[in-house]
RNA sequence: CCUGCCGGACGGGCAGCCGCUCCCGGUUACGGGGGAGGAAAGUCCGGUCUCCACAGGGCAGCGUGCCGGCUAACGGCCGGGGGUCCGUUCAUCGGAUCACGGAAAGUGCCACAGAAAACAUACCGCCCCGGAAUGCCGGGGUAAGGGUGAAAAGGUGCGGUAAGAGCGCACCGCGGCGCGGAGUAAUCCGCCCGGCAGGGCAAACCCCACGCGGAGCAAGACCAAAUAGGAGGGAAGGAGCGGCCCGCUCCGCUUGACUCUCGGGUAGGUCGCUAGAGCCCGGCAGUAAUGCCGGGCCCAGAGGAAUGGCUGCCGCCCCGCAAGGGAACAGAAACCGGCUUACAGUCCGGCAGGCCGC
Numbered sequence: 001c002c003u004g005c006c007g008g009a010c011g012g013g014c015a016g017c018c019g020c021u022c023c024c025g026g027u028u029a030c031g032g033g034g035g036a037g038g039a040a041a042g043u044c045c046g047g048u049c050u051c052c053a054c055a056g057g058g059c060a061g062c063g064u065g066c067c068g069g070c071u072a073a074c075g076g077c078c079g080g081g082g083g084u085c086c087g088u089u090c091a092u093c094g095g096a097u098c099a100c101g102g103a104a105a106g107u108g109c110c111a112c113a114g115a116a117a118a119c120a121u122a123c124c125g126c127c128c129c130g131g132a133a134u135g136c137c138g139g140g141g142u143a144a145g146g147g148u149g150a151a152a153a154g155g156u157g158c159g160g161u162a163a164g165a166g167c168g169c170a171c172c173g174c175g176g177c178g179c180g181g182a183g184u185a186a187u188c189c190g191c192c193c194g195g196c197a198g199g200g201c202a203a204a205c206c207c208c209a210c211g212c213g214g215a216g217c218a219a220g221a222c223c224a225a226a227u228a229g230g231a232g233g234g235a236a237g238g239a240g241c242g243g244c245c246c247g248c249u250c251c252g253c254u255u256g257a258c259u260c261u262c263g264g265g266u267a268g269g270u271c272g273c274u275a276g277a278g279c280c281c282g283g284c285a286g287u288a289a290u291g292c293c294g295g296g297c298c299c300a301g302a303g304g305a306a307u308g309g310c311u312g313c314c315g316c317c318c319c320g321c322a323a324g325g326g327a328a329c330a331g332a333a334a335c336c337g338g339c340u341u342a343c344a345g346u347c348c349g350g351c352a353g354g355c356c357g358c
Stems, first nucleotide, its partner, number of pairs: 001354010012314007020035006037329001041340002044338005049216004061212005066080005081100001082098006101207002106205002108201003123146002125142007154172006173196001174194003178191005220271004230262005238255006278297008317326003
């Protein structure tokens, strides 16, 4: 210097003009100010807020699961431990990764192959005995060797034996509701004891511990039109019936065009609504996540949805001699903390490889 991987940061800058949207001031004209992201995305997890439900306890269901810490909370983050893999071997060193409670409560499952997949067992082989006579048959022993399988009841060596075998011994491994030490703990180390319990699967049921009510800003609250309908009141110089045999007048009752009031819902409007687990800088505590303190700042709040375009200068990358062309993923919808996914190009740090120079 180049390439690759991992982690972090950025995601063009300034100015002018013309628009869009929200807020403030102004009677108007107009003026001033704010205006997308690191993921605004997926809506996977947790919370704030709102309404509904709810004595307490239990059952069912769902989720989480080594230990400690952080946090409002989390399936998130930080630190530690352990397992597995890699770094030519080993390792107390370095890196990656893990759904990492319990298989010694119980039940269940383990394809194919294989004798046997868990009460162990015996296909080939090995050994012994008996009978035949060679190569076979029968009985017994064995699990070292072979074979099957993803997985076969510790490994290596020596002894031992008819052949073998934790049968005995040494080392390694394993177990111990034994002891001692370190650590808050997970766990680790040492000693002692035990020839050795005993396959795997809990992302099978299950057991243990802890957590969890439901719906979601179209939550929810307030104001409230026309039309239609509802309740109540008044009502004609309308209608009906009655009071007198009839009519008129008068009176009473019912019905009532019309009118007034009330209440509910709809359209519409307002709030919720953006000052917050907020952002920036500095200090302190802590390995860190994070917390505390001090100072400064206000940074979209629309309601089917604004956040755009042009020009100039500068900056970056690619194609091209040049003129010129190009610049990712993506688009707020009540808000916040995480996770996951997408991302042209640039910068910083680390690791690995290659080339060149000293």

Bacterial RNase P class A from a Bryobacterales bacterium, 358 nucleotides, folded computationally. The source organism's lineage runs through Bacteria, Pseudomonadati, Acidobacteriota, Terriglobia and Bryobacterales. The coordinates come from a structure-prediction model, not an experiment, and the mean pLDDT is 75. Its Rfam family is "Bacterial RNase P class A". Gene Ontology terms of the family: ribonuclease P activity, tRNA processing and dimeric ribonuclease P complex.